[in-house]
Transfer RNA from an Alphaproteobacteria bacterium, 75 nucleotides, folded computationally. It matches the Rfam family "tRNA". About the family: Transfer RNA (tRNA) molecules are approximately 80 nucleotides in length. Their secondary structure includes four short double-helical elements and three loops (D, anti-codon, and T loops).
RNA sequence: GCCAUUGUGGCUCAGUGGUAGAGCACACCCUUGGUAAGGGUGGGGUCGAGAGUUCGAUUCUCUCCAAUGGCACCA
Numbered sequence: 001g002c003c004a005u006u007g008u009g010g011c012u013c014a015g016u017g018g019u020a021g022a023g024c025a026c027a028c029c030c031u032u033g034g035u036a037a038g039g040g041u042g043g044g045g046u047c048g049a050g051a052g053u054u055c056g057a058u059u060c061u062c063u064c065c066a067a068u069g070g071c072a073c074c075a
Base pairs, nucleotide, nucleotide: 001071002070003069004068005067006066007065010024011023012022013021018055026042027041028040029039030038048064049063050062051061052060
């Protein structure tokens, strides 16, 4: 340099052109003599950045950025 895949709460990951979710973690409550476990409630996201298409984009298209893998080149 080229190609492919990936980018979504703190972490690991779903998801769909029409109000963004789960598990774990976190806070509070129930429960206990007190913990743990269990149950309930809640907070937390500019869906990597920009642009385009569309009535409407996290989703489709383009460019860029980052990570991973493969290939190539120089030495």
The source organism's lineage runs through Bacteria, Pseudomonadati, Pseudomonadota and Alphaproteobacteria. Its mean pLDDT, the model's own confidence on a scale to 100, is 82. It was read from a public genome assembly.